[in-house]
RNA sequence: GCCGGUGUAGCUUAGUCGGGAAAGCGUUUCCUUGGUAAGGAAAAGAGCGCGAGUUCAAAUCUCGCCACUGGCU
Numbered sequence: 001g002c003c004g005g006u007g008u009a010g011c012u013u014a015g016u017c018g019g020g021a022a023a024g025c026g027u028u029u030c031c032u033u034g035g036u037a038a039g040g041a042a043a044a045g046a047g048c049g050c051g052a053g054u055u056c057a058a059a060u061c062u063c064g065c066c067a068c069u070g071g072c073u
Stems, first nucleotide, its partner, number of pairs: 001072007010025004019056001027043005049065005
């Protein structure tokens, strides 16, 4: 330099047919206990790597850039 993949809560991931952002772990509060652990209930937390475009509507499609990663030279 060329080709491809990935980028979504603190972490790991789902969401790929364009129209509700979801789960597990973790965190906080409460219940339970003589007290802890375990268990139960509830809550908070991301607008989807950045920018632009298409569209009534974009995490999702298109283009550029960035980061990580695989292959080729």

Record summary
Predicted 3D model of a 73-nucleotide RNA (transfer RNA) from a Chloroflexota bacterium. Its Rfam family is "tRNA". It is annotated as a transfer RNA.